Model confidence (mean pLDDT): 77 of 100. The RNA shown here (Bacterial RNase P class A) has 337 nucleotides and comes from a Gammaproteobacteria bacterium. Its Rfam family is "Bacterial RNase P class A". Rfam links the family to the GO terms tRNA processing, dimeric ribonuclease P complex and ribonuclease P activity. Lineage of the source: Bacteria > Pseudomonadati > Pseudomonadota > Gammaproteobacteria.

[in-house]
RNA sequence: CGAGUCGAUUAGGCAGUCGCUCCGUGAAAUAACGGGGAGGAAAGUCCGGGCUUCAUAGGGCAGGGUGCCAGGUAAUGCCUGGGGGGCGCGAGCCUACGGAAAGUGCCACAGAAAAUAUACCGCCUCUUUGAGGUAAGGGUGAAAUGGUGUGGUAAGAGCGCACCGCGCUGGUGGCAACAUCAGUGGCAGGGUAAACCCCACCUGAAGCAAGACCAAAUAGGGAUCCUAUGGUGCGGCCCGCACUGGAUCCGGGUUGGUUGCUUGAGAUAUGGAGCGAUCCAUAUCCUAGAUGAAUGACUGUCCACGACAGAACCCGGCUUACCGAUCGACUCGCUUU
Numbered sequence: 001c002g003a004g005u006c007g008a009u010u011a012g013g014c015a016g017u018c019g020c021u022c023c024g025u026g027a028a029a030u031a032a033c034g035g036g037g038a039g040g041a042a043a044g045u046c047c048g049g050g051c052u053u054c055a056u057a058g059g060g061c062a063g064g065g066u067g068c069c070a071g072g073u074a075a076u077g078c079c080u081g082g083g084g085g086g087c088g089c090g091a092g093c094c095u096a097c098g099g100a101a102a103g104u105g106c107c108a109c110a111g112a113a114a115a116u117a118u119a120c121c122g123c124c125u126c127u128u129u130g131a132g133g134u135a136a137g138g139g140u141g142a143a144a145u146g147g148u149g150u151g152g153u154a155a156g157a158g159c160g161c162a163c164c165g166c167g168c169u170g171g172u173g174g175c176a177a178c179a180u181c182a183g184u185g186g187c188a189g190g191g192u193a194a195a196c197c198c199c200a201c202c203u204g205a206a207g208c209a210a211g212a213c214c215a216a217a218u219a220g221g222g223a224u225c226c227u228a229u230g231g232u233g234c235g236g237c238c239c240g241c242a243c244u245g246g247a248u249c250c251g252g253g254u255u256g257g258u259u260g261c262u263u264g265a266g267a268u269a270u271g272g273a274g275c276g277a278u279c280c281a282u283a284u285c286c287u288a289g290a291u292g293a294a295u296g297a298c299u300g301u302c303c304a305c306g307a308c309a310g311a312a313c314c315c316g317g318c319u320u321a322c323c324g325a326u327c328g329a330c331u332c333g334c335u336u337u
Stems, first nucleotide, its partner, number of pairs: 001333010012302007020037006039308001043319002046317005051207004058239004063203005068082005083097001084095004098198002103196002105192003120138002122134005146164006165187001166185008211259004221250006230244004266285008
C1' cells in the first nucleotide's frame, strides 16, 4: 500500500417562522407559560414471556415442540463458552449434532447383483462345446461388502502379518460432551431417522377487538329439541370437581364514554465477580400514549449531500431490508528499511 475477517457507535446537524398532539399550572374551557413527542430494524407475526379471562382447584392419555455438553436468563427453538463434523492459505464461518445392535420402510436409472446376495468380462485347474475354484483386476453406479502394503497361493481371498478402520475391556485428563493411551478379537453387508419409529426433556386454551365500569335504548320477543340415569363449564378424550338448565334458528336494540394505556424482568454511570453471556451494590434519570389515527411545511446555513423505512398492551429474541460516516482488533499478499 492492497485484499479480507470480526466487533462497536451513528442514522443528517444548527437557527428562525407557522402548524399538530400529550402532560402540568391556570375555577372549567380558551389564552398564556413550562416540559415531552417513532426505529435499528418500529417490518415479518417466526418464537418466548408479563398481564387478563375461562376458574373453585386437580390428575392422566393423546397431540405438539426441542434434540452434542456445560452455563446464562422471567423464559425460549434465544445468548455465551466448549466438543464433534464440514468449508477456507488464514483471521474466521456453517451446523436439522440423541439412537441404525428394538422394529418397519426406502436406495430410481445403470449394473450380473443394492439382500434370501451374487459372477457380466476376466484369472486358474481339469476328464475341455462342459465342470470346479475365485472376488485380487476391469466395467456400471452416489454407494459393490473394510482400506493400503506385504507374504502366500494353481489363480486368489483377513488366508497370515504390519498399520489404519470397527467391536469389547480398562488407564489418564476433563463437571461433561469428548480427547488420548494400552490390551484384545480377524471382526462383516452399507447408507438413510429434514422417513415412520424408539429415547430424553418441555408443554392448558384464548387473547387488549383480553378484561372492568358507566350511560342510553329495545321486544320481560317468537319457534323447535334434550331435560336430573340429564345438561353445562375448562382446545380433544377419560377421571375428578363445581353449578342447575342447555342447544339451534328467526327477529329487535346499542355500535356512546371512561379505563386497561405506560414506572418498566427500565435506562445511564461507577465499582466488584466471571474467559464470557450475565449478575451484585451505589448513585442519577423518567424517555410517545394516538383512536378515521398526532411530530408537518417553509427559509437560511454546515456537511459525510443520507438509504431501508412510522408505535397502537408491553418486554426479550431471531430473521429480513438498508445509503453512507466513524472507530477498534486480527489475517493474507506486495514493496522498502